Background
Transfer RNA from a Cytophagales bacterium, 82 nucleotides, folded computationally.
[in-house]
């Protein structure tokens, strides 16, 4: 240099022939249970906000009523190639 493949909360990881983004685990918090702790259970966990609401799916664009999904460049990271 050329091909391909991936990028989603704090971590791992779903959700795709475009229509409610964050199931699920783990992790943290508070709680129950315990004489105290572990294990175990239940609630609760993405920012910001004037609490009406508004941002957010690696970064800039584009397409469309409507993008994590389609295009188009770049970024990282991983593969295969000479």
């Nucleotide at each position: 240099g050329c091909c391909g493949a991936a990028g989603u909360g704090g971590c791992g990881g779903a959700a795709u022939u475009g229509g409610u983004a964050g199931a699920c685990g783990c992790g943290c918090a508070c709680g129950a249970c315990u004489c105290a702790a572990a294990a175990u259970c239940g609630u609760g966990u993405u920012c910001c906000u004037u609490c009406g609401g508004g941002a957010g799916u690696g970064u800039g664009g584009g397409u469309u009523c409507g993008a994590u999904u389609c295009c188009c460049a770049c970024c990282u990271u991983c593969g295969g190639u000479a």
Record summary:
It was read from a public genome assembly. Its mean pLDDT, the model's own confidence on a scale to 100, is 81. Its Rfam family is "tRNA". Its family is annotated with triplet codon-amino acid adaptor activity in the Gene Ontology. The source organism's lineage runs through Bacteria, Pseudomonadati, Bacteroidota, Cytophagia and Cytophagales.